[in-house]
RNA sequence: GAUAGAGGCGCGCCCGAUAAUGAGUAACGCAGAGGAGAAUGGCAGAAUUUGAUGAAUUUGCGCGAAAGGUGACGGCGCCGAAGCGUAUUUUAUUCUGCAUAAAAUAUUGCUGGUUAUGCGGUUAACAGCUGUAUAACUGUCGCCCCCGGGCGGAGUGCUAUC
Numbered sequence: 001g002a003u004a005g006a007g008g009c010g011c012g013c014c015c016g017a018u019a020a021u022g023a024g025u026a027a028c029g030c031a032g033a034g035g036a037g038a039a040u041g042g043c044a045g046a047a048u049u050u051g052a053u054g055a056a057u058u059u060g061c062g063c064g065a066a067a068g069g070u071g072a073c074g075g076c077g078c079c080g081a082a083g084c085g086u087a088u089u090u091u092a093u094u095c096u097g098c099a100u101a102a103a104a105u106a107u108u109g110c111u112g113g114u115u116a117u118g119c120g121g122u123u124a125a126c127a128g129c130u131g132u133a134u135a136a137c138u139g140u141c142g143c144c145c146c147c148g149g150g151c152g153g154a155g156u157g158c159u160a161u162c
Stems, first nucleotide, its partner, number of pairs: 001162005008079001010078004015074002018071002028062006037050004042098005082111003085107008112138011140153006
């Protein structure tokens, strides 16, 4: 340097089909109240459309979703699996600026993995995801003590073969 492996409630998938949640919510229709603004992804400006043949807002009735995320099952790809951060580009609106979200690429920036709890972010959600701190369990290597433990390191590691 190449190849092949191991950790375990192991990781990931705009994969398949399904269940709950989303939600009796949004949208739509009807009947009132209201009385001049309203809409074009969040904010601002412009531009356009719309409104006394009744806007925003609100009450009642009727009807009534969906997406993202989640559970277990099946399939596929795997063991820096992957996640986060950073940078660039693109998309989201009619245009511009700011911000936000998603995707793609790069990254010798951080994290071995799982679980629980606290505090943040996200989300409809005290589900989930994610960051951080602590603790426990677990795998790996090194050192010490000796048959079971202790301390420490990090995956750019560890084991095996060539």

This is a predicted structure of a 162-nucleotide RNA (Lysine riboswitch aptamer) from a pig gut metagenome. The RNAcentral record of the sequence draws on MGnify. It matches the Rfam family "Lysine riboswitch aptamer". From the family's description: Riboswitches are metabolite binding domains within certain messenger RNAs that serve as precision sensors for their corresponding targets. Its mean pLDDT, the model's own confidence on a scale to 100, is 81.